[in-house]
RNA sequence: GACUCAUUUGGAGCACCGGAGGGACCUGGCCCAACGAAGGUGCAGCAACCGGCCCUGGGGCACGGUGCUAAUGCCAGGAGCGAUGAGGA
Numbered sequence: 001g002a003c004u005c006a007u008u009u010g011g012a013g014c015a016c017c018g019g020a021g022g023g024a025c026c027u028g029g030c031c032c033a034a035c036g037a038a039g040g041u042g043c044a045g046c047a048a049c050c051g052g053c054c055c056u057g058g059g060g061c062a063c064g065g066u067g068c069u070a071a072u073g074c075c076a077g078g079a080g081c082g083a084u085g086a087g088g089a
Stems, first nucleotide, its partner, number of pairs: 003087006013043005021032003025078005044069003049065003052061004073081001
């Protein structure tokens, strides 16, 4: 990485470095951004997908492995849609 399954209108931000873009891709909108975007680091938080633990037939706990922390995956249409987790010859 092909493929399979589940989820995708809930939830959760500050500081420092950085220095112009960002909201996955295309078209059209609408937003965020020098009162500092992307990215990085630290701390904090959210969240039960996997492991673990506790109670038991259904729940609970952020301890370990990921993930996430503007707006429904920003909105509409499109596409072999995308993203995350767990599998996976």

Predicted 3D model of an 89-nucleotide RNA (SAM riboswitch aptamer (S box leader)) from a bacterium. It was read from a public genome assembly, where an Rfam model found it. The prediction has a mean pLDDT of 88.